[in-house]
Context: one part of a larger RNA
């Protein structure tokens, strides 16, 4: 390479947009590029295969045919793929009417709690632990009442629930703004899917500059524990955590499961629509249907576990990735970064 794979054995890029490329709905006409078929020429000889012949046989040699899987010319076929021209509406998109939502950004604002400050009451302890000690406290702590300051996070609702491409998103109000779903079938008429490169987004930690700093808390200090204790426990505590702007670009970025389309038993919850029945009305209820999100389960699949209309089943299209363990996601080189480091990515050697 062929082939086989990627939930857990090696293997799905963290996610999206999108260029080239690959692939692509129904239908009519046309061309005849692919495709199919006839014929002509070329496809050296030797070799090879088959048939026949010559050395007494064989090896060997000679003759004939085949083969030479292909190229070119030419005649034809037109289903399928393709080009060109036209039409359609089931894919896709737009419009109209509704609708749910912690989707995003900015501004304003609320209460509880912790801490601190001031004042009142009040007196000897408080705190902490397995037990203690460090620590705080007669310069009046802890407790309690009143007032004030400041920062961060939003109890209950809250859910196997919602939204978002992913990361992620939760007190309340307002403004701006993205996407979805349902109904309608008015419009466009294949405008689609995927996507090498590329671009954008991307938790936490970390970095830069300037703010902020209540609580928590790497580092650090002390007290314990212990044989030791550079830990687990306790008392403190700096970066950081927060805000603005700019970097970083990684995670068990996980459903460890790439995206799209179609098909293939059911049952039972739950979220958002619509329709029908029932109902005096509301609410509740029964059924149908579309979209999402869970559980159970048949066929089928799977090494098993398990998956099972939200597939890991049955198929098609496109991309990414894997190829024994270690060495190693390392070295070297290149690109990116302020740095930390990231991306790309071997070999010797060894089992």
């Nucleotide at each position: 390479u062929u082939g086989g794979g990627c939930g857990u054995a090696a293997a799905g890029a963290g996610c999206u947009u999108g260029u080239a490329g690959g692939u692509g709905g129904u239908u009519u006409g046309u061309c005849g590029c692919g495709u199919c078929u006839g014929u002509u020429g070329c496809g050296a000889a030797a070799u090879u295969u088959c048939g026949g012949g010559g050395c007494u046989c064989a090896a060997c040699c000679c003759c004939g045919a085949a083969c030479u899987u292909g190229c070119a010319g030419u005649g034809g076929a037109u289903a399928c793929g393709g080009g060109c021209a036209g039409a359609c509406u089931a894919g896709a998109g737009u419009g109209u009417g509704g609708u749910a939502g912690g989707g995003g950004a900015g501004a304003c604002u609320g209460g509880a709690a912790u801490u601190c400050c001031u004042g009142g009451u009040g007196u000897a302890g408080c705190g902490g632990u397995g037990a203690a000690a460090u620590g705080c406290g007669c310069a009046g702590a802890u407790a309690u009442c009143a007032g004030g300051a400041g920062g961060a996070a939003c109890a209950c609702c809250g859910a196997u629930g919602g939204c978002g491409a992913a990361g992620g998103c939760a007190g309340g109000u307002c403004u701006c703004u993205g996407g979805g779903c349902c109904a309608u079938u008015a419009c466009u008429g294949a405008c689609a899917c995927u996507g090498a490169g590329a671009a954008g987004c991307g938790a936490a930690a970390g970095c830069a500059u300037g703010g902020g700093g209540a609580g928590c808390g790497a580092a650090c200090a002390g007290g314990a524990u212990u044989a030791g204790a550079u830990a687990c426990c306790c008392u403190g505590g700096u970066a950081g955590u927060c805000c603005a702007u700019g970097c970083c670009g990684u995670a068990a970025a996980c459903g460890g499961u790439g995206g799209g389309a179609a098909c293939u038993a059911g049952g039972u919850g739950u979220g958002g629509g619509u329709c029908u029945c029932a109902u005096u009305c509301c609410a509740c209820g029964a059924g149908a249907u579309c979209c999402g999100u869970g559980c159970c389960g048949c066929a089928g699949c799977u090494a098993a576990c398990g998956c099972a209309u939200u597939a890991a089943g049955u198929u098609c299209c496109c991309c990414g990735c894997c190829u024994g363990g270690g060495g190693a996601g390392u070295a070297c080189g290149g690109c990116c970064g302020c740095a930390a480091g990231g991306c790309u990515a071997a070999a010797a050697c060894u089992c």
The part of an RNA shown here (small-subunit ribosomal RNA, central domain) has 351 nucleotides and comes from an uncultured bacterium.
The prediction has a mean pLDDT of 88.